Molecule: transfer RNA
Organism: Pseudomonadota bacterium
RNA sequence: GGGCUCAUAGUUCAGGGGGAGAACGCCUGCUUCACACGCAGGAGGUCCCUGGUUCAAAUCCAGGUGAGCCCA
Numbered sequence: 001g002g003g004c005u006c007a008u009a010g011u012u013c014a015g016g017g018g019g020a021g022a023a024c025g026c027c028u029g030c031u032u033c034a035c036a037c038g039c040a041g042g043a044g045g046u047c048c049c050u051g052g053u054u055c056a057a058a059u060c061c062a063g064g065u066g067a068g069c070c071c072a
Base pairs, nucleotide, nucleotide: 001071002070003069004068005067006066007065010024011023012022013021018055026042027041028040029039030038048064049063050062051061052060
């Protein structure tokens, strides 16, 4: 220098044009002498950034940034 993959909740990730989600973690309540487990409920998001397409973009396209891999 070129190519490919990835970026979504605190963590690990799924999803992939119209409702933003799971597990674990966190908080509250119940349960217990107490803790854990369990049960019920809840909080938590710039879907990396900018622009484009579209009635509508986390999702499609372009560029950028960051991470990983391969080639030279």